[in-house]
RNA sequence: UCUUUGGACGGAGAGUUUGAUCCUGGCUCAGGAUUAACGCUGGCGGCGCGCAUCAUACAUGCAAGUCGAGCGAGGGCUCUUCUCCCGCAAGGGAGGGGAGUUCCUAGCGGCGAACGGGUGCGUAACACGUGGGCAACCUGCCCCGUCGUGGGGAAUAAGCCCGGGAAACCGGGUCUAAUGCCGCAUGAGGUCACCGAUCGCAUGGUCGGUGAAGAAAGCCUUCGGGCGCGAUGGGAUGGGCCCGCGGCCUAUCAGCUAGUCGGUGGGGUAACGGCCUACCGAGGCUUUGACGGGUAGCUGGUCUGAGAGGACGACCAGCCACAUGGGGACUGAGACACGGCCCCGACUCCUACGGGAGGCAGCAGUAAGGAAUCUUCCGCAAUGGGCGAAAGCCUGACGGAGCGACGCCGCGUGUGGGAUGAAGUCUUUAGGGAUGUAAACCACUGUCGGAGGGGAAGAGAAUGGACGGUACCCUCCAAGAAAGCCCCGGCUAACUACGUGCCAGCAGCCGCGGUAACACGUAGGGGGCGAGCGUUAUCCGGAUUUACUGGGCGUAAAGCGCGUGUAGGCGGCUGGUCAAGCGUGGCGUGAAAUCUCCGGGCUCAACCCGGAAACUGCGCUGCGAACUGGCCUGGCUGGAGUGCAGGAGAGGGUGGUGGAAUUCCCGGUGUAGCGGUGAAAUGCGUAGAUAUCGGGAGGAACACCAGUGGCGAAGGCGACCGCCUGGCCUGUUACUGACGCUGAGACGCGAAAGCGUGGGGAGCAAACCGGAUUAGAUACCCGGGUAGUCCACGCCCUAAACGUUGUGAACUAGGUGUUGGCAAGAUUGACCUUGUCAGUGCCGCAGCUAACGCAUUAAGUUCACCGCCUGGGAAGUACGGUCGCAAGAUUAAAACUCAAAGGAAUAGGCGGGGGCCCGCACAAGCAGCGGAGCGUGUGGUUUAAUUCGAUGCAACACGAAGAACCUUACCUGGGCUUGACAUGUUUCGGAAACAUCGGUGAAAGCCGGUGCUCCUCACAAGAGGCCGUUGCACAGGUGGUGCAUGGCUGUCGUCAGCUCGUGCCGUGAGGUGUUGGGUUAAGUCCCGCAACGAGCGCAACCCUUUUCCUCAGUUGCAUUGUUCUGGGGAGACUGCCGGGCGAAACCCGGAGGAAGGUGGGGAUGACGUCAAGUCAGCAUGCCCUUUAUGUCCAGGGCUACACACACGCUACAAUGGCCACUACAACGGGUUCCGACACGGUGACGUGAAGGCAAUCCCUCAAAGGUGGUCUCAGUUCGGAUUGCAGGCUGCAACUCGCCUGCAUGAAGCCGGAGUUGCUAGUAACCGCCGGUCAGCCAGACGGCGGUGAAUACGUUCCCGGGCCUUGCACUCACCGCCCGUCACACCACCCGAGUCUGGUGCUCCCGAAGUCGCUGGCCGAACCCGUAAGGGACGGAGGUGCCGAAGGAGUGCCCGGUGAGGGGGGUGAAGUCGUAACAAGGUAGCCGUACCGGAAGGUGUGGCUGGAUCACCUCCUUU
Repeated sequence: UCUUUGGACGGAGAGUUUGAUCCUGGCUCAGGAUUAACGCUGGCGGCGCGCAUCAUACAUGCAAGUCGAGCGAGGGCUCUUCUCCCGCAAGGGAGGGGAGUUCCUAGCGGCGAACGGGUGCGUAACACGUGGGCAACCUGCCCCGUCGUGGGGAAUAAGCCCGGGAAACCGGGUCUAAUGCCGCAUGAGGUCACCGAUCGCAUGGUCGGUGAAGAAAGCCUUCGGGCGCGAUGGGAUGGGCCCGCGGCCUAUCAGCUAGUCGGUGGGGUAACGGCCUACCGAGGCUUUGACGGGUAGCUGGUCUGAGAGGACGACCAGCCACAUGGGGACUGAGACACGGCCCCGACUCCUACGGGAGGCAGCAGUAAGGAAUCUUCCGCAAUGGGCGAAAGCCUGACGGAGCGACGCCGCGUGUGGGAUGAAGUCUUUAGGGAUGUAAACCACUGUCGGAGGGGAAGAGAAUGGACGGUACCCUCCAAGAAAGCCCCGGCUAACUACGUGCCAGCAGCCGCGGUAACACGUAGGGGGCGAGCGUUAUCCGGAUUUACUGGGCGUAAAGCGCGUGUAGGCGGCUGGUCAAGCGUGGCGUGAAAUCUCCGGGCUCAACCCGGAAACUGCGCUGCGAACUGGCCUGGCUGGAGUGCAGGAGAGGGUGGUGGAAUUCCCGGUGUAGCGGUGAAAUGCGUAGAUAUCGGGAGGAACACCAGUGGCGAAGGCGACCGCCUGGCCUGUUACUGACGCUGAGACGCGAAAGCGUGGGGAGCAAACCGGAUUAGAUACCCGGGUAGUCCACGCCCUAAACGUUGUGAACUAGGUGUUGGCAAGAUUGACCUUGUCAGUGCCGCAGCUAACGCAUUAAGUUCACCGCCUGGGAAGUACGGUCGCAAGAUUAAAACUCAAAGGAAUAGGCGGGGGCCCGCACAAGCAGCGGAGCGUGUGGUUUAAUUCGAUGCAACACGAAGAACCUUACCUGGGCUUGACAUGUUUCGGAAACAUCGGUGAAAGCCGGUGCUCCUCACAAGAGGCCGUUGCACAGGUGGUGCAUGGCUGUCGUCAGCUCGUGCCGUGAGGUGUUGGGUUAAGUCCCGCAACGAGCGCAACCCUUUUCCUCAGUUGCAUUGUUCUGGGGAGACUGCCGGGCGAAACCCGGAGGAAGGUGGGGAUGACGUCAAGUCAGCAUGCCCUUUAUGUCCAGGGCUACACACACGCUACAAUGGCCACUACAACGGGUUCCGACACGGUGACGUGAAGGCAAUCCCUCAAAGGUGGUCUCAGUUCGGAUUGCAGGCUGCAACUCGCCUGCAUGAAGCCGGAGUUGCUAGUAACCGCCGGUCAGCCAGACGGCGGUGAAUACGUUCCCGGGCCUUGCACUCACCGCCCGUCACACCACCCGAGUCUGGUGCUCCCGAAGUCGCUGGCCGAACCCGUAAGGGACGGAGGUGCCGAAGGAGUGCCCGGUGAGGGGGGUGAAGUCGUAACAAGGUAGCCGUACCGGAAGGUGUGGCUGGAUCACCUCCUUU
C1' cells in the first nucleotide's frame, strides 16, 4: 500500500583515482531474462518452442475443390429384347435397341476459390492503438417480414468431321441442352423526375401525391412438400470512408508546396473528397519542427524495475502490408487476387529453333548464406472450413507422432547399517593429518529399466480412434544400465603441494607471473550448481550515471562578455460571471489470451479450465466553484510608471584651452668623455657629445589631488572650460491604475591585438639588426629599430570579457568603516549625536557547503523565467552551414584510446620561499693532503690463475690484529671416491693402537712386507668395545641467493627528537598535547594554553681523570706514611652574594674552592631510514653439485704493471743535518718466552748464561730536550729511492716473494694547480715508547702510552649537514621528483585529396508494353425493330487512333558509401635523439585573448586575470 477476516506486496550494495582522507566522476561486478549459439557432459517423462542470416534459388510430392437433386453427352453395372456366330442342348461370344441404376465424369452451368495457411519486404502513414462520426456508403451465403416466380426466343461447349503444330495448344465446319444468354407481360415495394406537408445540425432527412423506366429458373418429391429464383423492407455479420488524441532518431535537413490550397462546371466511385479534368482565384503547411535524411510493420502484450520508467514486439491473438522485381486491369457481393489473367524486366527449364513453360514469404524437403533453427511422417478419429438435399468428397487448416537438454516443470542414478578409521592417493614439523561411513562387507527397496499379462477416456443416441496396444493397472527380474560442469587473490562461498620463472600463460574490474605464485599448469582437498554446468552475445537492473518520481552549475563538467526586447512562460489586492483546467457521481467503451487472487482438472508441478479483480485510458453526461484560467465584466493602490522640488558623479559625445616631462632643431657656456651592465660590449662623442642656459617645433599622456572613493549594463571612464546628452539618488505623495518579471530567436554595445582607406608619428616598441650571456641562446640583459600604439571613417566580435557567482522579487541576528542625500536633537558651526534611504568594504550568528569558504551585496530560506553540464583524451578539432577583406569567429561530432581525469583538505618530503637556531659548517688560525720517492689499498689492464667480498658521504692501511709452504677459497698437473670429518647398519678380516721396511712417485697415493701381539662378558660357541675392509643410509661444498633470513654492524646522529592513553576539535585523513612567549647542550626548564598525564630518547645513575680524608700494603717507597698500589669515603648543588628578567625558568658578574655552572674524557645510539653491509666469521630456508662444485698432494698465483685514484711514510732542510756528552716518562709484554751480564763480530748477530710464570727479573739506553762542536744555503755533510757486493736471522724451504747488517751507489724532490682534510686546549703540532697478530715479516698499518706544547674564533651574509615554525607544490619510488614539445621507428583509426566506382534521389526530354477511359469502327456479330426474303436499323466487338502509362534511353543536379598517388594532424607503443617550457619565486611568476617570430618545447609585443611567492609601505578590520 492492497485487503471482509486470514493474508499478500514493498527500494541492500561492492571493487577501482590517494601515502592516507572526504567529495565529484567514470569504468567494472554480484540479479533477472533470451526464438539463442559455442565448449565439456548427458538417464527418463510431461508441457512448450525450433531459419533471428539470403523477401536468396528451388528437384519431387502434396496444400481447393465440390454439386449428376441445374444441363447435354459418354462410360460402367443390372434386367430385357433383336440380329449374327459356335454348339445336339445347356450355354457362350459379338453387335444393336429398350428399361433400370445408392456407380464414374471430360464439358456447359452454379457456389467456393477474396477464407484458411505463410512472410515482414515495403510503410513514420489515419498504417496501427484508442475514442468518435458517415444526414456520404456497400454487404454473397445466414435470420425475420412483404410481393412475385406468366409467356416466349436465339445460341454455344462437350460430341462428330476436317485441318495446323515438336509441344503448349489452336483454327474451320456441323449437331445439341440447361438454374447459361435474350426480348415480352406484370410492378406491392424500390429507383428517378415534379408537387405538397413536416422535421433537423449546414449539406439535408421523413411522409403523401402524380408520372416514367425497370424482375425472375428451375430441380427433387413419398405429391404432403422440400430446395431454389426475382423484387423489396429490416436484422446480423463483414467491410469502405472521415475526424480528435497517442506512440522513433536527426536542425550539421529551415523553409516546403503547382493539383499545390480554395471555388465553379463536368467526370468517376458503393460512397464523401483536387479522386480526376477544364476554367477562375492565390492560396496551403511550418520552430507546438513543415520539408528532407536515417531507422522501423503497429498493437494486446513480453522482459526488467519498489515504482516511475527503460528495452523489446519470437510463439499465441487483433489489424496492416506483401506473394520473383515493376505496371495493369478482368471476373465477382467481395480482389487489383500467394497455389487467376495480361504486359515489361531479371532468372530457370523444354524445344524439331518456329515457339513454349515456370514462380514453396503453404506442408515436408534441397542448395546457398550463417555461430545457428527439425520429418520429403500418420490421420481427417476430434475441432474448424468449402461444396452438396444428403450420403459424402476435399482440407500439409487442424489433431497427432518424429528429431533437438532450446526452455520450463517433475523424477531417478539407491536406502539403512558398517572403524582396525583398510588399501590407494595427497600432505607433513615424519609423530601424524586428509580423502572418510566414503569404499569393501551385511541387510533392504524397486521410482526408473527389462520381461509377461490386462487396457482406457478422448465419440452427449448409433457408426467412426491417427494418437495407440499409448496413458494407466497387475505379476516377475535385478543395485543390476544412469554424474557431470564451473570455481577456490579481493569483489565472492571455497587452500595446500609440485612444475614454471615477466617464460608459458591468466584476466569481468583491481591486477597476477622476473626461483619459495592460495592468481599460470597439474594433483590432492574444498566451494557452488546439478542432467546439466560454464562461456559468448543482447536487454533491463544495480545507474539518483538524463534526476517526473529523483541531480547539478564560486573552486570538481557546467552562468551566454553585457544590454534592449519579440514569441513564449509566470504574474498584486478586491467583487461579479463562465466552467476550459480541477474535483466528484453515473453511463458507454477499454476483444480474447496474458498478469493478480479464488476455485477446479491432469498422481504433483510445469500446463490447462472456470470465476473474480484488473486493464491506472478514452468518450458522453449530472453536479460543485475553494484554487488556476477566460481577447468576460467592475473596482483598488501597496508592484511599476509620471509630475513637482532638490542632489552627487573620471557616465557618453563634441569643440576649445593649459602646464610639467621626453625627443628633435637653432644659439650660448664648456671639454673629454657619455651611456649602459652582474660585469661588459655594441652605440654616441674633438665634425665638440654628455652636462648646463636661452629660444623654437611636434606628438602623446595628464604627476600631486587619489581613497577596497565616484560613475556606467558590461567593455570601460581621470588636466581645465564651453555646448549637446543618458542614467541614478533623496524628498513630496499630486497623477495613471498591474501598465509587471523573465526572455528562445532577433537587434545593439563590446578591452587589447588585428584588417581596409586617409592622416599623424614625440616617446614606447612585436618583427628585424647588432652587443653580451651561454655547451648552444632563434630568450631573459644592453644599443638600435619598423609595423603598431594616436586621429577620422569602415570592419573584426574575441579575453582569466572573473565576484570564474544569470536576471528579478520576498524573507532571515548583529557589529564596524566609508560615499551621496534627507530628517531630528544639540548647536556659532562645514564639528558632534541619533534615525532613515541608496551605494560600497570588512568581521561575524543561524543556516548552507566535499571542504575551502559564503553569510541582508548569500554560496541561507523560497518563487518566476532564461542559459548551461553529464568521465579523461581525441577536440573546441574534422566535415557541413552561417558570418568575415583576411586573420579567423560561431555552431559542432565520430572512429580510436585510457581506468582514470578531477576538487578541497591532511601528513610528509622538497624549494636557486621566508623566519628562528645549532654544528671545526663557514669565517679566524695552526698543521697538512693534492706535486716527489717509497709503502699499502683500489680501479683498470694483464694472466692458466692474478680467489672472493666491500663501491658517494657511510668502499679504497676496509674483511687482513701478519698470503714464501701452510693459510688459500684461485690456476696447472697428479691422486682418492662412504670419502679429510660425524652417526647408524651390513659383509669379511683383525685385538685395535703403535712401531717399522721395500718398490714406484715431485708428493699425495698405489703395491707389497715385518714386528708387537688379546680389552670386557662367557666353559665354549658367541656377543660387545676398537681398527681395517665391502655395501647401504649418508657425509662434504668458502657452490648460488644478504632481494628468502637470524645475528651482528655502518649511516643520518649524541642529532633532539619519536610516540601513547584519556579528553577535546574535525564527516574524515588527521589535529591538539609536541604550537605560542622566554630559556637551554637538550621536547632542558619556566610561563601561557582544551588539554591532562605517560612511555622511548636528553640528563642522571657506571668507568676514568683532577683534590682531600681514611683503611690496608708486598715485590713498591724508604721510615714522622710525602710518591705508589688496592679498597672505602668526602667534595660541586647555581648552594652563597650582587645585577638582569616577569614574583619564573634562566642569564651575567663575584666570593670561596683542587675543581663552577653537564669540570675533562669514555661507555651508553630513541621511533625509524638506506630491500645499506655481511650466506666468506657463525647460524639458516630454498636451489644446485655427488669418481665432483667434495677431498689429498706438488708447483704456481693472490706480490703481475702503460696507467688512474685513495690512505700513509720520508723529505725537500739551518726552529736544520751530523758528531760527542747529558736529563726526565707512561701504558704494556714475557716459559716453544723475555733474556741481564760476559765474550766474539764494524754490525745485524752469535756463543755461554744469571734472573724471571714477574709492582721482585727482563724487554728498557725513551726521543724530542739540554750542553758543546761542525756544516753555511749548495740538489748540499739536505734527501734517501734505486742498484751492486758482502753478511746475519727465522724457517723443511727466502728464485718467483721475508726482515736485518756493513760497504758502496746517491734518483726524484728546493714546499707543491684547480681543489681538498683535520683540529677550539693539555687540543693541534712535534717527539719517542709499548702491545696484539706473529717462526719470520714487507707495521711506514692498527690499538694504546706518555713527553714538549701553541695560534685563533669579529661574526652567522655565504658553502655543507641538521632542528623548530611557516608558506607554495602538478612531488609521495617523495627534486637524483615530476614533466613538455619537435624529430626518428612501429602499429591503429580518422580528415583532405587529381580522380575513379557502386548505390539512392530530384528535375528535363525521348521512346512507350499491357490496360482502363475517350473517339472511330468501311471489317465481324444469333437474339430486339422494319422487312416474306435479301437487306437495313439499333446495339456490341475486332481493328485503328488519342490522353495517361511500367520498364528502357539521354542529359543535368544533389546525397550516402567504396577505393585513391600523395598530403595532414591524432592515438598508442620497458629502457632512441634534441633541448627544459610547466609544477618551488621552477631559477625571466604563471595564465588568457591576439599579433609576429623561432628545430622544438617556446620567445617577444599589447591589453587583461590572480588561479603569483617574497619583502617593505599605506589603508581597513580583529584582539590586547
Predicted 3D model of a 1520-nucleotide RNA (small-subunit ribosomal RNA) from an uncultured Chloroflexota bacterium. Its Rfam family is "Bacterial small subunit ribosomal RNA". Gene Ontology terms of the family: ribosome and structural constituent of ribosome.